[in-house]
RNA sequence: ACCUUAUCGAGAGUGGUUGAGGGACCGGCCCAAUGAAACCACGACAACCUGCGAAAGCAAGGUGCCAAAUCCGGCGAACGAAUCGAAAGAUGAGGG
Repeated sequence: ACCUUAUCGAGAGUGGUUGAGGGACCGGCCCAAUGAAACCACGACAACCUGCGAAAGCAAGGUGCCAAAUCCGGCGAACGAAUCGAAAGAUGAGGG
């Protein structure tokens, strides 16, 4: 790489360097020189693991995360619908 499984309408940003992209893909719609992405520093959050606890919860060690429901749709449910399900994706845990 890949496989299994759980979750995905909650939560949480400042500074520095730099300088045009970013929101997975495609379509849309957004975000962005009042500074995108990336990197660095510090901080925040608390989903899973972990520790404590009878529980509620607390901690913040590991992974993760800090615009918008996974931003919305994409396939199916005759049609329509932010309704339900699936796929895809993301993250954790386990396997390999």

This is a predicted structure of a 96-nucleotide RNA (SAM riboswitch aptamer (S box leader)).
Rfam family: SAM riboswitch aptamer (S box leader). About the family: The SAM riboswitch is found upstream of a number of genes which code for proteins involved in methionine or cysteine biosynthesis in Gram-positive bacteria.
It was read from a public genome assembly, where an Rfam model found it.